[in-house]
A computed fold for a 72-nucleotide RNA from Candidatus Roizmanbacteria bacterium GW2011_GWC1_37_12, annotated as transfer RNA. The sequence was found in a public genome assembly. Rfam family: tRNA. Rfam classes the family as a transfer RNA. NCBI's taxonomy places the organism under Bacteria, Bacteria candidate phyla, Candidatus Roizmaniibacteriota.
């Protein structure tokens, strides 16, 4: 330099055009003589950034940045 995949909550991931979801973690509560384990509830992401298409974009298109892999 070229090619491919990816960037969504504190972490790991889902979501192929119409109110963004789960697990773990966090806070509170229940349970216990007290912990651990278990159960319940709550909060938390304007989806890497900027444009375009569309009535409407996490989703489609383009550019930039970052990460991983491959080729030279």
């Nucleotide at each position: 330099g070229c090619c491919u995949a990816g960037g969504u909550a504190g972490u790991u991931u889902a979501g192929u055009g119409g109110u963004a979801a789960a697990a773990c973690a966090a806070a509170c509560c229940c349970u216990u003589g007290g912990u651990a384990a278990g159960g319940g509830u709550u909060a938390g992401a304007c989806u890497a950034c900027g444009a375009g298409u569309u009535c409407g974009a996490u989703u489609c298109u383009c550019g930039u940045c970052c990460u991983a892999g491959g080729c030279u």